[in-house]
Predicted 3D model of a 476-nucleotide part of an RNA (small-subunit ribosomal RNA, 3' major domain) from Hymenobacter lapidarius.
Context: one part of a larger RNA
Parts: sequence; structure tokens; C1' cells
RNA sequence: UGACGGGGGCCCGCACAAGUGGUGGAGCAUGUGGUUUAAUUCGAUGAUACGCGAGGAACCUUACCUAGGCUAGAAUGCGCGUGACCGGUCCAGAGAUGGACCUUUCCUUCGGGACACAAAGCAAGGUGCUGCAUGGCCGUCGUCAGCUCGUGCCGUGAGGUGUUGGGUUAAGUCCCGCAACGAGCGCAACCCCUAUGUUUAGUUGCCAGCACGUAAUGGUGGGGACUCUAGACAGACUGCCUGCGCAAGCAGUGAGGAAGGCGGGGACGACGUCAGGUCAUCAUGGCCCUUACGCCUAGGGCUACACACGUGCUACAAUGGACGGUACAGCGGGUUGCCAACCAGCGAUGGUGCGCCAAUCCCGAAAAGCCGUUCUCAGUUCGGAUCGGAGUCUGCAACUCGACUCCGUGAAGCUGGAAUCACUAGUAAUCGCGCAUCAGCAAUGGCGCGGUGAAUACGUUCCCGGGCCUUGCACA
Repeated sequence: UGACGGGGGCCCGCACAAGUGGUGGAGCAUGUGGUUUAAUUCGAUGAUACGCGAGGAACCUUACCUAGGCUAGAAUGCGCGUGACCGGUCCAGAGAUGGACCUUUCCUUCGGGACACAAAGCAAGGUGCUGCAUGGCCGUCGUCAGCUCGUGCCGUGAGGUGUUGGGUUAAGUCCCGCAACGAGCGCAACCCCUAUGUUUAGUUGCCAGCACGUAAUGGUGGGGACUCUAGACAGACUGCCUGCGCAAGCAGUGAGGAAGGCGGGGACGACGUCAGGUCAUCAUGGCCCUUACGCCUAGGGCUACACACGUGCUACAAUGGACGGUACAGCGGGUUGCCAACCAGCGAUGGUGCGCCAAUCCCGAAAAGCCGUUCUCAGUUCGGAUCGGAGUCUGCAACUCGACUCCGUGAAGCUGGAAUCACUAGUAAUCGCGCAUCAGCAAUGGCGCGGUGAAUACGUUCCCGGGCCUUGCACA
């Protein structure tokens, strides 16, 4: 000087407390451990691994296993030679591949070029090892308020001071003081979305007023008022008032205002820590393989299953289930696509087929809600696992191993021990909708969107984590 303390003081954080809903019990989905296996590819392992890399494992992916094959090789460049290659048919084969037959060059400035093949060479290839050789990127402490420098001063020196103190703040934020005076990286602001208004612009959006028209509909003429769209601008700064205070600032049922004291949310992550993670995104040093640890192909595996754990979904019901009627969104996506309408089918879906490269057409129904009817506390009209049968669709192909539909079957489960998690407001809870990946889908995951919409916070003694000062120290 730091780190540490079941030392002290001060202060924060859904850290506790106060509340709400869960997890831990059940069934299933998914990841992991373990076990099994020819293989169940590899990585991630307290917090910071475990719906994680994977934003799509039937083949492919694929790195694993088994079997069959290739050896300048699956791809690219240079150089030498040849003129075919491609394509079609047949045979062998699981295919890769091998063989037979048919067909057969193009452009040209005549130098050559394009393409393909064969052979030696220069170059290959490796998801093989080392993340403790590395770059890059990321997690974490932590959006915590800290981390430093120049000059000066103090100290033999390590170092200190500044950065401590008194206030204040979300903040090393600001004020006052001070052997310090300044400065940098962080904080904040500048950026984006959202909450209000003005203005500009009215098509594909809108329709108040005026017409036309319809069974009905902004459908048509027209209009820019309104909604909306998307560009510019305004607006919030403790600016004003009162009180307290030296000031910074704090408080107020204050005024005004759409919004008030950081309005809400996002992007943004200091010096560094964990030899944290990644050599399997990529790049890369070293080491290793070179008729194989490279490459091609078929099939299998990554989907196994006595068991254990994590994360979720669905429930155990009446604030509910079923049936009928009826209302209101937002983000998005669409030409190998979204698909109106009609027809067939109980349905998944199929057929015909309009429109739309989309503020125009389509996905499209929002659901919870509301209004009725029914069920009456039961393992049930709860719950839907499992299994049998029949189908639909995608795809070369659904046996291993897809999703969906219909009929039947109807398991466990009656609120979950010790323990444990999230959340402070348009939040939790609850309800549906969209998208990426994608032929299809194992999505209950992830990322977004809107609808309905709470309870509680006395307080900081205690648990956890953190910040500043101080003290002890057998640690560095």
C1' cells in the first nucleotide's frame, strides 16, 4: 500500500422485511449428470454450466460409429500436354463408383482464350492437441462509482497528498473548506423509442361538412377539418412562488403544465479481476496425422434409459369446464410467397381461383372480456398422459425418428416436506398475437407486440452483495 475480520461508523441494492405469484410433489417437454452403447460427436460445470453454443439433428446438417471406396486428393491458383467435357441408354453396386455403347466443342484480332480430362511438380487437407503460447469476441464483479495522471508539497524510501474532512446527490453529482493546483478515463449530457403540442405534406391512410350510389361498406366525386403516417420544431430548466440552508441543495395539497424534480424505457459497461469462456464462428504460434487423425458414399447414432438434478409447459377445477351469441389491439411477415371467395370433407386438408412485390391485397380469428344456457363438488362434463384404429401434409424418403386431424382409450394429479426463486407500476399476475431459424417440425424454447391489470414497502436489527472512512492483523 492492499487484501481480510463471526472490528467499528456512515450509505446503497427486490439484500432482508411488507406483499403477490411460483419452483420443490404429478404428467409431459427440454437441457445436464450418470449408466448403456459399435457410436450414443464436441464444448459449457458455484455465483458467471445445465430450453447454454443449437435463431430448427429423419437424409443433409454431422464433427461420432459400422461398412464400402479414393490417394496431388472434395475446393482454388500457377505451369506441361490432349480435345473434349457435358448429356442420353444399358449393366454391376447400398451408394460412392466402375464398365460398355451413342452423341460431341465454342469464341477468335489466328497470338490465344473458355471448358474439361490425364500425369509429375509448386501449393493441399485436418471440427486433431494446447483458450495455461495468442488475436478477436463474450460472461462476471457492475451501470457499482470508482480508476488514474502532470506539476507542486511531504516522506531516507515504499508511498502519501490531490481523491481525506463538513454538507449534498442516483453519481469522485455539486457546494464549502483544505499544500495543493489542474487534467484524463468513467458519471451525467449529446443518440434512439415513448408521453404533449405546433408546422409541413395528404396516398395506398382518414371522412366533419357537401353531393352521388348501395341490401350494406370511404364504394365514387370531393375535402385536409379529425385520426393516422413521418420530417422539422417547441416543450422540463428546480425556470417561477413559499419555507429551510453560507452555498450546493432539500421540502411543499404550491402555481402553471400533456409531462416535475433523472418523466418512462433502450443503446452505452472506466482501470482492472476471475491464467473466467471460446484453437468447434473466424484468425493464429507451436506440436501432431499425410494410401490417413485427410476425402467420398450408404446405413446407423447424436432421439438409448434402472436413476439423479436444472429450466419450463399443462393441471389438480366453479374467480371453473362445455355450448351458443357478441366487442375491442399492436408489433410484424408475404412472389419457390401470403392466399380472399366458392366447392368437397366432422376435421387436418384438398380442388377451383380473385387480389397483392403490398399504409392498397392476404396472413386475420385476437384471446381473456361481455350476454345467455348447462354442469353442482364428483377423480367429475376437472385433468389430459398413455395406448389402439383411421387419416392429412411436407419431403427422394417419416421404421429407427416429423407435425397435425378424427374416433376410441382415459393414467398420475384434490395446492405439493426441508428448502428455494422472481417481481416496486402499466410492474407482478393473467390473456392472446407476431417474427427469426425453417421443405416440414418435435417451439411448451427464444426475441418482440399489444389487452386486462393488482398487493405491499413500518423500517435497516438480521441474511447476501457492494461503496467510503477508520481500526486490528501471525496474510501478500